[in-house]
RNA sequence: AGGCCUGUAGCUUAAAUGGUAAAGCAGCGGUCUCCAAAACCGAAGAGUGCGGGUUCAAUUCCUGCCGGGCCUGCCA
Repeated sequence: AGGCCUGUAGCUUAAAUGGUAAAGCAGCGGUCUCCAAAACCGAAGAGUGCGGGUUCAAUUCCUGCCGGGCCUGCCA
């Protein structure tokens, strides 16, 4: 330099053919306990890496960047 894959709550993952983001863990509050842990209950937390485009509607399709991973090549 080129090719392929990938980016969604703090972390790990979901979300037929575009139809308006769902969980687990962690954290917070509570029940229980002498206290804590465990267990159980509850509430909250992301508009989906950033910017454009298509569309009535985009996590999803197109495109340019940025980050990560893998592969190929060049120089030294």
Model confidence (mean pLDDT): 83 of 100. Transfer RNA from a Candidatus Cloacimonadota bacterium, 76 nucleotides, folded computationally. Its Rfam family is "tRNA". It is annotated as a transfer RNA. The source organism's lineage runs through Bacteria, Pseudomonadati and Candidatus Cloacimonadota. It was read from a public genome assembly.